[in-house]
RNA sequence: UCGAACAAAGGCAAACCCGUCGAAAGGCGGGGACGCAAAGCCACGGGUCUAAGACGUAAGCAUUCGCUUAUGGGAUGAUCGCCGGGUUGCUCUAU
Numbered sequence: 001u002c003g004a005a006c007a008a009a010g011g012c013a014a015a016c017c018c019g020u021c022g023a024a025a026g027g028c029g030g031g032g033a034c035g036c037a038a039a040g041c042c043a044c045g046g047g048u049c050u051a052a053g054a055c056g057u058a059a060g061c062a063u064u065c066g067c068u069u070a071u072g073g074g075a076u077g078a079u080c081g082c083c084g085g086g087u088u089g090c091u092c093u094a095u
Stems, first nucleotide, its partner, number of pairs: 001094001003092002011036002016031006034081001040087003044084003047079003052076001055072007
C1' cells in the first nucleotide's frame, strides 16, 4: 500500500421486552442477539420514513380578531444497520 478467505484477542448489537425523551419518524439507558471487517465517526449526494409548526382546500361553529375537525402538498425533523462519498482505526493475508 492492495485486500477480507481463514484464525484469534477483543468490539458493536437487529427484532422483541422494560424505562425515558419526542407530535411522529425516531433517539437514549437496561435486558436481548439477527447479523456486522468499519454495524467507528460525519446527514455531504441520492433513497426511504415522519408531518409538529406554517400554508392551501373542505365542513362545522363563531361572526370583531377567529376556533375545531378532516385532508393536500411539504423538512427547518429522522435514518450512517439503505446505497454512495469523506475521515480515523484493530486483526489477519499478500507485496